[in-house]
């Protein structure tokens, strides 16, 4: 230089173009307990990014970033 192929909570993952994006783990609080751990309940936290299509987009189009394969 070309083609592919990936980006969603701190960590791993889900979501058929349609409900307030969902769980499990981190962290926090709370009940337990003499503490603490383990259970158990409950908050907190996310669709890289910038357009377009569409009554409606994490999901479909194209760009732009960053990762990864291939090929030369």
């Nucleotide at each position: 230089g070309c083609a592919c192929c990936c980006a969603u909570a701190g960590u791993u993952c889900a979501a058929u173009g349609g409900a307030u994006a969902g769980a499990a783990u981190u962290u926090c609080g709370g009940u337990u307990u003499c503490c603490g751990g383990u259970a158990c309940c409950g908050a907190c936290g996310a669709u890289a990014u910038g357009a377009g299509u569409u009554c409606g987009a994490a999901u479909c189009u194209c760009g732009u970033u960053g990762g990864g394969u291939g090929c030369a």